[in-house]
RNA sequence: ACACAUGCAGUCGAGCGGAUGAAGGGGGCUUGCCCCUGGAGUCAGCGGCGCACGGGUGAGUAACACGUGGACAAUCUACCCAUAGGUUUGGGAUAACAGUUGGAAACGACUGCUAAUACCGGAUACGAGCGAAUUUAACCUUUCGCUGAAAGGCGGCGCAAGCUGUCGCCGAUGGAUGAGUCCGCGGCUCAUUAGGUAGUUGGUGGGGUAAAGGCCUACCAAGCCUGUGAUGAGUAGCCGGCCUGAGAGGGUGAACGGCCACACUGGGACUGGAACACGGCCCAGACUCCUACGGGAGGCAGCAGUGGGGAAUAUUGCGCAAUGGGCGAAAGCCUGACGCAGCGACGCCGCGUGAGGGAUGAAGGCCUUCGGGUCGUAAACCUCUGUCAGGAGGGAAGAAACGCAUGGGCAGUAACUGGCCCGUGUUUGACGGUACCUCCAGAGGAAGCACCGGCUAACUCCGUGCCAGCAGCCGCGGUAAUACGGAGGGUGCGAGCGUUAAUCGGAAUUACUGGGCGUAAAGCGCAUGUAGGCGGCUUUUUAAGCCAGGGGUGAAAUCCCUCCGCUUACCGGAGGAACUGCCCUUGGAACUGUAAGGCUCGAGUUCGUGAGAGGAUAGCGGAAUUCCUGGUGUAGGAGUGAAAUCCGUAGAGAUCAGGAGGAACACCGGUGGCGAAGGCGGCUAUCUGGCGCGACACUGACGCUGAGAUGCGAAAGCGUGGGGAGCAAACAGGAUUAGAUACCCUGGUAGUCCACGCUGUAAACGAUGGAUACUAGGUGCUGGGGGUUUACUCUCGGUGCCGCAGCUAACGCAUUAAGUAUCCCGCCUGGGGAGUACGGUCGCAAGGCUGAAACUCAAAGAAAUUGACGGGGGCCCGCACAAGCGGUGGAGUAUGUGGUUUAAUUCGAUGCAACGCGAAGAACCUUACCUAGGCUUGACAUCCAGGGAAUCCGGGCCAAAACCCGGAGUGCUCUUCGGAGAACCCUGAGACAGGUGCUGCAUGGCUGUCGUCAGCUCGUGCCGUGAGGUGUUUGGUUAAGUCCAGCAACGAGCGCAACCCCUGUCAUUAGUUGCCAUCGAGUAAAGUCGGGCACUCUAAUGAUACUGCUGUGGUCAACACAGAGGAAGGUGGGGACGACGUCAAGUCAUCAUGGCCCUUACGCCUAGGGCUACACACGUACUACAAUGGCGCGCACAAAGGGGAGCAAUGCCGCGAGGCGGAGCCAAUCCCAACAAACGCGUCCCAGUCCGGAUCGCAGUCUGCAACUCGACUGCGUGAAGUUGGAAUCGCUAGUAAUUCUGGAUCAGCAUGCCAGGGUGAGUGCGUUCCCGGGCCUUGUACACACCGCCCGUCACACCACGAAAGUUGGUUUUACCCGAAGCCGGCGAGCUAACCAGCAAUGGAGGCAUCCGUCUACGGUAGGCCCGA
Repeated sequence: ACACAUGCAGUCGAGCGGAUGAAGGGGGCUUGCCCCUGGAGUCAGCGGCGCACGGGUGAGUAACACGUGGACAAUCUACCCAUAGGUUUGGGAUAACAGUUGGAAACGACUGCUAAUACCGGAUACGAGCGAAUUUAACCUUUCGCUGAAAGGCGGCGCAAGCUGUCGCCGAUGGAUGAGUCCGCGGCUCAUUAGGUAGUUGGUGGGGUAAAGGCCUACCAAGCCUGUGAUGAGUAGCCGGCCUGAGAGGGUGAACGGCCACACUGGGACUGGAACACGGCCCAGACUCCUACGGGAGGCAGCAGUGGGGAAUAUUGCGCAAUGGGCGAAAGCCUGACGCAGCGACGCCGCGUGAGGGAUGAAGGCCUUCGGGUCGUAAACCUCUGUCAGGAGGGAAGAAACGCAUGGGCAGUAACUGGCCCGUGUUUGACGGUACCUCCAGAGGAAGCACCGGCUAACUCCGUGCCAGCAGCCGCGGUAAUACGGAGGGUGCGAGCGUUAAUCGGAAUUACUGGGCGUAAAGCGCAUGUAGGCGGCUUUUUAAGCCAGGGGUGAAAUCCCUCCGCUUACCGGAGGAACUGCCCUUGGAACUGUAAGGCUCGAGUUCGUGAGAGGAUAGCGGAAUUCCUGGUGUAGGAGUGAAAUCCGUAGAGAUCAGGAGGAACACCGGUGGCGAAGGCGGCUAUCUGGCGCGACACUGACGCUGAGAUGCGAAAGCGUGGGGAGCAAACAGGAUUAGAUACCCUGGUAGUCCACGCUGUAAACGAUGGAUACUAGGUGCUGGGGGUUUACUCUCGGUGCCGCAGCUAACGCAUUAAGUAUCCCGCCUGGGGAGUACGGUCGCAAGGCUGAAACUCAAAGAAAUUGACGGGGGCCCGCACAAGCGGUGGAGUAUGUGGUUUAAUUCGAUGCAACGCGAAGAACCUUACCUAGGCUUGACAUCCAGGGAAUCCGGGCCAAAACCCGGAGUGCUCUUCGGAGAACCCUGAGACAGGUGCUGCAUGGCUGUCGUCAGCUCGUGCCGUGAGGUGUUUGGUUAAGUCCAGCAACGAGCGCAACCCCUGUCAUUAGUUGCCAUCGAGUAAAGUCGGGCACUCUAAUGAUACUGCUGUGGUCAACACAGAGGAAGGUGGGGACGACGUCAAGUCAUCAUGGCCCUUACGCCUAGGGCUACACACGUACUACAAUGGCGCGCACAAAGGGGAGCAAUGCCGCGAGGCGGAGCCAAUCCCAACAAACGCGUCCCAGUCCGGAUCGCAGUCUGCAACUCGACUGCGUGAAGUUGGAAUCGCUAGUAAUUCUGGAUCAGCAUGCCAGGGUGAGUGCGUUCCCGGGCCUUGUACACACCGCCCGUCACACCACGAAAGUUGGUUUUACCCGAAGCCGGCGAGCUAACCAGCAAUGGAGGCAUCCGUCUACGGUAGGCCCGA
């Protein structure tokens, strides 16, 4: 591993022939040139060595590529080292060069000359190679024959021959280094890849290589690999190490180091010691460039650098000074290896941005309960220090060598030079004027980032208002956000801090260490059995596993320890330890294994005996249903909640007799039996499997489990052929219903049955795999045996229940384990998607087996707890129903509400629990609303200043408020008489007032409601892992959690009850305003008077009732029933009193109050209007519809209240409302005040009336400033609806309902409302099945906002992901065939040919080369196939 512009890459002249040629020397002379000489140096070429190292990259590769350990007796190794030798004699060429010549270029062609450490022949060669013999298992050994070498250079000495030094060269041996090959073991994913393989596996001969080998070839044989995963597919360089982790592991393979592979893509060889070669060659291909179009050139995955791609990664730097490498004798040259520098907070390490003092706690910011708090000793200010940066000066270590000069020593030589060793001198720095040091100046130039709801360290304000936004998870945001944004403050880290991506950890959440499978995911439906795994007692053997000692290896670096060097640290150096591994070796023998032998308890065999719906086949039986035939017989039958369809007068059903046919086997029958499971039920026979018990004998571990495999396997279903009584999917009809493709009914076909074949699944469940052993018991059923004997007991096997230890999340399991252990198999790893898709396989089909992913959710789930709920259960209450009485709903009116309307119709209350409610009383006021006119420190509070007492009267203007004018008039306290103060009024300034503006979902308080229901809790103890339970449950009982008994509970609290008030009886006390029995007086009459307090009454204190007494029942209980006594009897009646809590219930408009909002107005004053509107709808009431009544007349009997701006008598006036008038009364005295119904008498006679009174007209009365909008009442007239009210619905159980009047609050006036009072005064209650509400226990639950809950599916639209799809297109791989470059090899080689041989020569021969041919083969082509994509 995309494409690359440009630059950066050998050396040796002491191997060779040349070219060029400096200094120097000589000569010539025309003095600045020429000639000769000289040869330093340089250069292309021949030649040698290097270029296979170093450097880069990770594409390919799942492989002996890598790691580790071995093997090579199957091998090679240039340069280097050591040893002992040799270095002889000849020859022929060829570049360069010169000439000619082709081409644009790259680059050639021909002719001629020349050298070598280039090339070749001969000689010699011990040990080398080859062959033969010998020998051997083989190698070694020995002998013989044959073959194979070389080169010189530079110095010194010498006349020379030659000698000598050194560097080379040659053959040989050994070493070192490096390389090659082979083998054991180890390390990825997919089985939805299960079969692969023809040179494939082996052999023989041959070839080939440095070397074994199918490495290649010919022939022969048919092997070889594979479930311990072959082949295929995907992915990937491997390791030392690195990150993480307690470890085991998991992840990873940057930098550094080892190995491998690659060098534009594919193929190939050449050279060489080594390459099939990154900066070499040839060919093919793609691409780029040059070109004169004929041809050529190129390969940064070297260092820099460029373009592109990308979220993203640097300078076209300096130097060979050091280290290392190549060449050279050396100097030296080369070296983008390397050493340095540059860029980047990318990482690690170190340092700074100051230190000390400093409270008026400054200013300012923020918060505030307005007091203050905080930023904060922080700053300012004072006193210091001087790192880094800045300026100036000094200034290293890294350098030791090589070489040269010189001195000495050693070996060698005849001797010297030279060589080797030691010393002295000399020379060399890219970094870099860098590190470091000194001085100068000066706090001066140097702090950010994230976070602050919980996890998680850190809190307030403002803005925003489910918006904008945040978010790792949970989750924040809908007007008081510590969660958004900003600010102040705080927390954390700090030249960094956050984010994103990634890995490990936590995660015991793949569990080897270290998990599970009854109900959470998970036991195959069951068995037989292959491979495999595991396996009883004992002896011996062996030593594979195992243990111990020793040896080798486990490179270095890294990690760890110690010491040392940079000021410290990071970093580096030295030493040690470690590297848990592999191999070799020596021992051990307990355990596992191996081998041999023995044993009997596991397993099996034999004999005897036993039970059984075990299986298969054949036959037989009776009951019943249906059908057929016949008889009797007549009108129904059948069916249902009720019906209808249906059957029946053509004779059903019923009944009797006979017959046909199919299926199933009542009773026995049983948590009884048998079977591996599915499953098996009349009787008999035949065949047959398994099991239990008892017993002697035998075999001698023969066993257990069991991936694959094989067999069995309910029902339904399928195929073929039978059969078909009943039943019965589908289907039809009838019902039910909103519908009813259902439940119910009448019919009815497949099917159910048989034979043969297929299917292979079930909640195939004990939701519990098999085997073995061990671990308290009790009690049934069942099969067998023993003892003793008629009832027990022991034992073996099976099958149930209860229960201890133990286990379990709990429920539960518990010798039939879910306990304790061992062995083997199967299976699980969040929910959905999905047991789906695709693929494979099985099936006739239906479908089965195997079995994903994308996408999506923040859960899904188990068990148990507390509630709530149930058209679950049990018990029990309540005017809850029922039984009754009277109403509402229909009418008219009143009143409230909704709606509508309006300038406004102020606001609130809204199922029960809003709607005659707030409102116990809107004409003005009230009033909060609307319109209009006005005020702005304000109508009201406090403070300040000035003036004035206050107050009263009059006038103008106005709708009024407001505004303006005039007059009267001075008080209280103190006083030093100047004045001051308090209250009040006016004016002014500002702090402030004011708001019925918003939020009852920010609140207090108050209230409603469940509900006067009987409940709600606590302490301690006990139980439970816990939520929680127990107590409070249970049996009785009660109005009651009231009481009694029992009980792991014992007690206690809030509730219940009682204590309080009224009423009912009595007593005592007290008698005026009350009362009048007795006595007296008195009147027309009257407690009117004296008197009295007995009675009534008043109002205070007491008493009384407690199931106390008797009886019965009951647990010797609580209590219930009955009775006595009593005024009252079982809480006598009524009231007040309302547990824990629920409803974000109601109220910011009673009041209070946080926050927000308004401030010449959302505040305040005033007039008028509105709250009183009116097509409608609803609630609550009143009055009625009449005769139990209306009307008229007469005539009784109350209680409780109220009365001074009051109640008001008698009297008079008015038809009346009322008026005039005013006795009496601050009220047990007087007044309101007449009670009404009732009762008596009369009238009306069933009608829209003598019922009913609405509405309207007229005339009045009263209150009040004022009755138009908008009061009440009176009189006269008018006389509406309405004849008892649909669906539905309300109240009431006794002095109650019903009915009837009376009073009061509010209030000037105004009630059919509200509150209170008495009068008259019923009916019914079998009972708890049902409706509603409630209490307790229990049960189910997928509900917990709690059934007004939760939740399922279709459909419509949009979007996302996946599957399928005619077809289109790409990648990869493969089969057959065609073509066949370069090249190796083989053949040919008539063309060419120096060295050798022959020859005098010519020439020939040997050998070689080119061309050509062939095998192999890259690319390419044609046709087809598998796989993977778009």
Predicted 3D model of a 1430-nucleotide RNA (small-subunit ribosomal RNA) from an uncultured bacterium. The coordinates come from a structure-prediction model, not an experiment, and the mean pLDDT is 85. Rfam family: Bacterial small subunit ribosomal RNA.